This is a predicted structure of a 517-nucleotide part of an RNA (small-subunit ribosomal RNA, 5' domain) from a metagenome. Its mean pLDDT, the model's own confidence on a scale to 100, is 83. The full RNA is in RNAcentral, with records from SILVA. It matches the Rfam family "Bacterial small subunit ribosomal RNA".
[in-house]
Context: one part of a larger RNA
RNA sequence: GGAUGAACGCUAGCGGCAGGCUUAAUACAUGCAAGUCGAACGGGAUUGGUAGCAAUACCAUGAGAGUGGCGAACGGGUGAGUAACGCGUACACAAUCUGCCCCAAGGUGGGGGAUAGCGUUGGGAAACUGGCGGUAAUACCCCAUAUUAUCCAGAGGCGGCAUCGCUUUUGGAUGAAAGUUCCGGUGCCUUGGGAUGGGUGUGCGUCUGAUUAGGUAGUUGGUAGGGUAACGGCCUACCAAGCCGACGAUCAGUAGGGGCGUGAGAGCGUGACCCCCCACACGGGUACUGAGACACGGACCCGACUCCUACGGGAGGCAGCAGUAGGGAAUAUUGGGCAAUGGGCGCAAGCCUGACCCAGCCAUGCCGCGUGCAGGAUGAAGGCCCUCUGGGUUGUAAACUGCUUUUAACCGGGAAGAAAAUGUUCGAUUCAUCGAACACUGACGGUACCGGUGGAAUAAGCACCGGCUAACUCCGUGCCAGCAGCCGCGGUAAAUACGGAGGGUGCAAGCGCUAUC
Numbered sequence: 001g002g003a004u005g006a007a008c009g010c011u012a013g014c015g016g017c018a019g020g021c022u023u024a025a026u027a028c029a030u031g032c033a034a035g036u037c038g039a040a041c042g043g044g045a046u047u048g049g050u051a052g053c054a055a056u057a058c059c060a061u062g063a064g065a066g067u068g069g070c071g072a073a074c075g076g077g078u079g080a081g082u083a084a085c086g087c088g089u090a091c092a093c094a095a096u097c098u099g100c101c102c103c104a105a106g107g108u109g110g111g112g113g114a115u116a117g118c119g120u121u122g123g124g125a126a127a128c129u130g131g132c133g134g135u136a137a138u139a140c141c142c143c144a145u146a147u148u149a150u151c152c153a154g155a156g157g158c159g160g161c162a163u164c165g166c167u168u169u170u171g172g173a174u175g176a177a178a179g180u181u182c183c184g185g186u187g188c189c190u191u192g193g194g195a196u197g198g199g200u201g202u203g204c205g206u207c208u209g210a211u212u213a214g215g216u217a218g219u220u221g222g223u224a225g226g227g228u229a230a231c232g233g234c235c236u237a238c239c240a241a242g243c244c245g246a247c248g249a250u251c252a253g254u255a256g257g258g259g260c261g262u263g264a265g266a267g268c269g270u271g272a273c274c275c276c277c278c279a280c281a282c283g284g285g286u287a288c289u290g291a292g293a294c295a296c297g298g299a300c301c302c303g304a305c306u307c308c309u310a311c312g313g314g315a316g317g318c319a320g321c322a323g324u325a326g327g328g329a330a331u332a333u334u335g336g337g338c339a340a341u342g343g344g345c346g347c348a349a350g351c352c353u354g355a356c357c358c359a360g361c362c363a364u365g366c367c368g369c370g371u372g373c374a375g376g377a378u379g380a381a382g383g384c385c386c387u388c389u390g391g392g393u394u395g396u397a398a399a400c401u402g403c404u405u406u407u408a409a410c411c412g413g414g415a416a417g418a419a420a421a422u423g424u425u426c427g428a429u430u431c432a433u434c435g436a437a438c439a440c441u442g443a444c445g446g447u448a449c450c451g452g453u454g455g456a457a458u459a460a461g462c463a464c465c466g467g468c469u470a471a472c473u474c475c476g477u478g479c480c481a482g483c484a485g486c487c488g489c490g491g492u493a494a495a496u497a498c499g500g501a502g503g504g505u506g507c508a509a510g511c512g513c514u515a516u517c
Base pairs, nucleotide, nucleotide: 002517003516004515006514008512009511010510013369014368015367016366017365018364019362020361021327026325027324028323030322031321032320035070036069037068040067041066047060048059049058050057051056077280078279079278086206087205088204089203090202091201092200093199096198097197101194102193103192104191105190106189107188108187109143110142111141112140118133119132120131121130122129123128149174150173151172152171153170154169155168156167157166158165159164179186180185207253208252209251214244215243216242219241220240221239222238223237224236225235226234256277257276259270260269261268262267282303283302284301285300286299305316306315307314308313333359335358336357337356341355342353343352344351345350372403373402374401375400382394383393384392385391386390409453410452411451412450413449417444422439423438424437425436426435427434428433461507462506463505464504465503466487467486468485472502473501474500475499476498482489483488
């Protein structure tokens, strides 16, 4: 000199873009952050209408809760753990799975028993929970049928990468389905292929310490079995005695990569924001459901902690968004909206979405703009300095004259981001849909932006001035008070180094200081 997720001191006019708990993976009040589908199902609160004097009947509407489906494994957060095939990169799987989506082929026949909701009746302070009765389904079960599915047996062909892979064919065995409808569809089942997303293996790379030298019993290998989507000591039984290590095993410490900062580079340092992978979700463990989890806002158990309790027993998990306490030098609003983009569900309308889009706070950073411009010498007054009736300097600086109006203030106009879905009309049509026109939809926001009005009006500080290092004098002080990054200043005839003043230098809405590279 450059840099920073910075902090501190003094100061502060505006805008754009970005960033904002680096510390206690500490504890959390409150609200919100994952729902949706009536075109799967039973059901019917409520409201309206018609008839009737009324009871009631019929029609429409369909709430809450429940069964069922899909989603909740995404999105969002954090960096504790991890030195590892965790990550990066390059290969491999003849050892593998993949809901929704796309393509192709075939199918969708018959039957049954339950159970929530509901009714009724109990227990409990609550959380919640029991008995009896009865009911539906795209919930559950049974039978049938079935291919290139799976298994067994046989025959043939092709190929390779060791185990083997692919394929043709014969016989046998096993395994399926669900309806709904506006009648157009849309779902459901089986099989094959694709796409996407995973899983697994391997080569190479991946911090420090030898004042850590030996480590290892499921350990290393084999056989058999279990388990998994799948290979494998992954697990179990038995057998053998191996396996790793100065090319650094083991142990200990610290810790992800792409990137980022600096540097001509080599290198050094670092891992904020954004993206990808990994790991975690109060600490630890376990599985269930499912295409997918060993599951942040699911379940169970143990533990710590907090809360409720009628003392019998229960409830909870912000490393989601805000917010609170605490810690700290230090880091924001308990905001608006689903208008856009994206996601879930739904035929759709739509609903949900603290993802996201916006707004608020903070000079935290970067960038831009302004605080006026031109003229103006009796070089005014005042300040400061000197060789002091005078001169120098502040200084064209001010006053004064003319001009401008960015910005600020006020007044007026006023966006783009939004064309889709959908609706209406028209046209085409293979009747699934497609095309055209019009209509509807904006949180930000009356914001950006544009125009007008008057008026220099609303706007400059901070550090430094001995050398390094740009910038000098006076006064005060007297080795005192103090300064200081290094060298060093200060002990009085006189400090350009301390404190003040005048003047100057540098940067500027910032300037310095500290910390770190």